[in-house]
RNA sequence: AGUGUAGCUCAGCCUGGUAGAGCAGUGGUCUCCAAAACCACCGGUCGUGGGUUCAAAUCCUGCCACUC
Numbered sequence: 001a002g003u004g005u006a007g008c009u010c011a012g013c014c015u016g017g018u019a020g021a022g023c024a025g026u027g028g029u030c031u032c033c034a035a036a037a038c039c040a041c042c043g044g045u046c047g048u049g050g051g052u053u054c055a056a057a058u059c060c061u062g063c064c065a066c067u068c
Stems, first nucleotide, its partner, number of pairs: 001067004007023004017054001025041005047063005
C1' cells in the first nucleotide's frame, strides 16, 4: 500500500436507499438408467468493535487476518 461480501470464485463501495451473479448443493421435468439441458429452491450477524446518518457492505475510525 492492497485485500476481507453465500460452501468456492467474485460484483456491488467512488455517487449511502430491497444484499447479487456464476459454480457448487437440494428437489423437479426429461431418460430404460445416467449425463447434459431446462425449471424451482437453498443459501449471508458484508472480518470485528465504535462513530456519523432517518438510513451504512458503502462514509470516518480502532483492532484482527492475509498478500505485497
Notes:
This is a predicted structure of a 68-nucleotide RNA (transfer RNA) from a marine eukaryotic metagenome. Rfam family: tRNA. By type it is a transfer RNA. The prediction has a mean pLDDT of 85.